A computed fold for a 104-nucleotide RNA from uncultured Rummeliibacillus sp., annotated as SAM riboswitch aptamer (S box leader). Model confidence (mean pLDDT): 81 of 100. Its Rfam family is "SAM riboswitch aptamer (S box leader)". Rfam describes the family as follows. The SAM riboswitch is found upstream of a number of genes which code for proteins involved in methionine or cysteine biosynthesis in Gram-positive bacteria. Lineage of the source: Bacteria > Bacilli > Caryophanales > Caryophanaceae > Rummeliibacillus.
RNA sequence: UCUUAUCAAGAGAAGCUGAGGGAAAUGGCCCGAUGAAGCUUCAGCAACCUCUGCAUUGCAGAAAGGUGCUAAGUCCUACAAGACAUUCGUCUUGGAAGAUAAGA
Numbered sequence: 001u002c003u004u005a006u007c008a009a010g011a012g013a014a015g016c017u018g019a020g021g022g023a024a025a026u027g028g029c030c031c032g033a034u035g036a037a038g039c040u041u042c043a044g045c046a047a048c049c050u051c052u053g054c055a056u057u058g059c060a061g062a063a064a065g066g067u068g069c070u071a072a073g074u075c076c077u078a079c080a081a082g083a084c085a086u087u088c089g090u091c092u093u094g095g096a097a098g099a100u101a102a103g104a
Stems, first nucleotide, its partner, number of pairs: 001104007012042005020031003027076002043070003048066002050062005074097001079094006
């Protein structure tokens, strides 16, 4: 970089440290000295890979291992179409971008 699948659920404490953070870009809205980001330890969530059983690529179960995750829907939004309202706007669907997993 490409392909496929998923993204409204779920799950945090301690220690070190000390000012930013929520991917980027636009506009918002939030979190943060009652401690951000980062690192470490422990714990947890989930069930993609994995394991077991039945069955035939599906169902059920498990959580030892490989990842991932543990504020807010991927925090919302940008682009397109549609519906409502006709003053700002609201909602739905799709796309784009992104994240994670498995494979190439």